[in-house]
Molecule: c-di-GMP-I riboswitch aptamer
Organism: uncultured Geobacter sp.
């Protein structure tokens, strides 16, 4: 200074259920709630996977991967 990553701190965010809306639906906002997360910030580029009659078109970044910014900081 890169790379990697733990003990602690300081913050942070929210499973699943539940109430209210929005959609034809996955599934999303809003509040409750916290199973949990060092990127469970964010981006639909690859793969998975899904709703929709569906090849179209939409969802899942808390499935993988990847690109990008980030907090302390030993080994």
């Nucleotide at each position: 200074a890169a790379c990697u990553a733990a003990c602690a701190a300081a913050g942070u965010u929210a499973g699943a259920c539940c109430a209210c809306g929005a959609g034809c639906a996955a599934u999303c906002g809003u509040g409750g709630g916290a199973c949990g997360g060092a990127a469970a910030g964010c981006c639909g580029c690859g793969g998975g996977u899904u709703c929709c009659c569906a090849u179209a078109g939409g969802g899942c970044a808390g499935c993988c991967g990847g690109g990008u910014u980030g907090c302390c900081c030993a080994a």